[in-house]
Context: one part of a larger RNA
RNA sequence: CGCACACGGUGGAUGCCUAGGCAGUCAGAGGCGAUGAAAGACGUGGUAGCCUGCGAUAAGGUUCGGUGAGGUGGCAACAACCUGUGACCCGGACAUCUCUGAAUGGGGAAACCCACUGACCAUAAGGUCAGUAUCUUACACUGAAUACAUAGGUGUAAGAGGCGAACCAGGGGAACUGAAACAUCUAAGUACCCUGAGGAAAAGAAAUCAACCGAGAUUCCCCUAGUAGCGGCGAGCGAACGGGGACCAGCCCUUAAGCAUGUGAAUGAUUAGGCGAACAGAUUGGGAAGUCUGGCCGUAGCAGGUGAUAGCCCUGUAGUCGAAAAUCUGAUCAUGUGAAAUCGAGUAGGUCGGGGCACGAGAAACCUUGACUGAAGACGGGGGGACCAUCCUCCAAGGCUAAAUACUCCUGACUGACCGAUAGUGAACCAGUACCGUGAGGGAAAGGCGAAAAGAACCCCGGAUAGGGGAGUGAAAUAGAUCCUGAAACCGUGUGCGU
Numbered sequence: 001c002g003c004a005c006a007c008g009g010u011g012g013a014u015g016c017c018u019a020g021g022c023a024g025u026c027a028g029a030g031g032c033g034a035u036g037a038a039a040g041a042c043g044u045g046g047u048a049g050c051c052u053g054c055g056a057u058a059a060g061g062u063u064c065g066g067u068g069a070g071g072u073g074g075c076a077a078c079a080a081c082c083u084g085u086g087a088c089c090c091g092g093a094c095a096u097c098u099c100u101g102a103a104u105g106g107g108g109a110a111a112c113c114c115a116c117u118g119a120c121c122a123u124a125a126g127g128u129c130a131g132u133a134u135c136u137u138a139c140a141c142u143g144a145a146u147a148c149a150u151a152g153g154u155g156u157a158a159g160a161g162g163c164g165a166a167c168c169a170g171g172g173g174a175a176c177u178g179a180a181a182c183a184u185c186u187a188a189g190u191a192c193c194c195u196g197a198g199g200a201a202a203a204g205a206a207a208u209c210a211a212c213c214g215a216g217a218u219u220c221c222c223c224u225a226g227u228a229g230c231g232g233c234g235a236g237c238g239a240a241c242g243g244g245g246a247c248c249a250g251c252c253c254u255u256a257a258g259c260a261u262g263u264g265a266a267u268g269a270u271u272a273g274g275c276g277a278a279c280a281g282a283u284u285g286g287g288a289a290g291u292c293u294g295g296c297c298g299u300a301g302c303a304g305g306u307g308a309u310a311g312c313c314c315u316g317u318a319g320u321c322g323a324a325a326a327u328c329u330g331a332u333c334a335u336g337u338g339a340a341a342u343c344g345a346g347u348a349g350g351u352c353g354g355g356g357c358a359c360g361a362g363a364a365a366c367c368u369u370g371a372c373u374g375a376a377g378a379c380g381g382g383g384g385g386a387c388c389a390u391c392c393u394c395c396a397a398g399g400c401u402a403a404a405u406a407c408u409c410c411u412g413a414c415u416g417a418c419c420g421a422u423a424g425u426g427a428a429c430c431a432g433u434a435c436c437g438u439g440a441g442g443g444a445a446a447g448g449c450g451a452a453a454a455g456a457a458c459c460c461c462g463g464a465u466a467g468g469g470g471a472g473u474g475a476a477a478u479a480g481a482u483c484c485u486g487a488a489a490c491c492g493u494g495u496g497c498g499u
Stems, first nucleotide, its partner, number of pairs: 001498009015484001016448002020419002022416007029408002031163002039100003042055003046078001049075003061094006070082003105114003115132007134160009167198001168196005178185001182232001208215002219246005229237002250400003253344001258337005268328004273321003279294005295312002297301001303315003349373008359385001380395005435442002455483001458470004
């Protein structure tokens, strides 16, 4: 040095576990904000720090309910206290709520600086409270050039502003890519930007389809159908009629339906809770829920916990009961709105140029409109895919309208041939943290002693260490805090063999 065996070190795979995730189902909720939000800064404890809570009334105050013996949030003890005159905890309502932030008195390098007006207190300085942004609308006053006026100014009142995950409507609107290059085309009216709204939005009661039979607002789904078509007839794009379902609701403009706000009876629901059946013995064991024996309940044998696997030990579960207060539901009633108009004219239609329709100018109807034009008036007008006639059908240029549909930042209950710590969220753990970057931004690692800390008193070696050996606890300490299991690489010790 090699090989074999035994025993270790190191290391943290594997197994088991779950505190966290992921995907859904059924309900709820679908907003918060000048009565100051979301998000923060700084404070706040007997307290040095962080988290949580709270706001100078600061881990809290008041009150009304629930509950009933412990409690003073966590890491995390200790001290000092509170509590049947009902604490702590849970729920409703109320109060307080520093500073920043739309931030709104002015400024500003957010959490800071500096003011003015009024009232009150004090009077030398000062203090407390309230108000003072902008825009829009309404009203009042005032008021230029300029006579009337208007612009402008001032005041008062109301509203708005900002945030928020997706869904929705509107205004704008790419490119990569595909076409095996590329220009029409595609990607795609997608991404993205802006505006606005609601719990949904939008659409909506035929100037619609159909086809000579008829249907009867809109929306969504399945089929029709990858059909008819469109298309450098390339790549690709791609209907409708009709049928079947979901859901159904109709109305108004001389006025009413409806809508909004308020009122809020009855009922039901939500925000705390209450009651709630039935088991013992023996045995193994550290421990019984295991095993054996004999019982019991069940409208409850879902689930979780308890020293191993519990219907009958605990929490619960089935079932049933319950609210002082607040909220939702909602009959009724009241008020407002509906209000626009000659029942729809610079409209329909036309020409030119665009856009939308599955439809790329095409034979291209229909819808829309930037420019220029421009009717009829129900004895009328639009449409039926160029156009004309016949026929059929409808009535534009005013308005409202639930449901079926879309989505989930959020709440509750439940589910999973979903994950189980290199998985599952980036994040099971004080994670959008540490750390990196000027910045936009990027972005980790890190779970497990034990049933219970019973977390090793005391002794010894040692540097008043570290670490270890005894002793003790424990079922177990090769479960000793670098703590369940403890693979491999890698490093040793002992023995044997070989060289």

Source information:
The prediction has a mean pLDDT of 85. A computed fold for a 499-nucleotide part of an RNA from Halomonas sp. JB37, annotated as large-subunit ribosomal RNA, domain I. It matches the Rfam family "Bacterial large subunit ribosomal RNA". Gene Ontology terms of the family: structural constituent of ribosome and ribosome. Taxonomically the source falls in Halomonas (Bacteria, Gammaproteobacteria, Oceanospirillales, Halomonadaceae).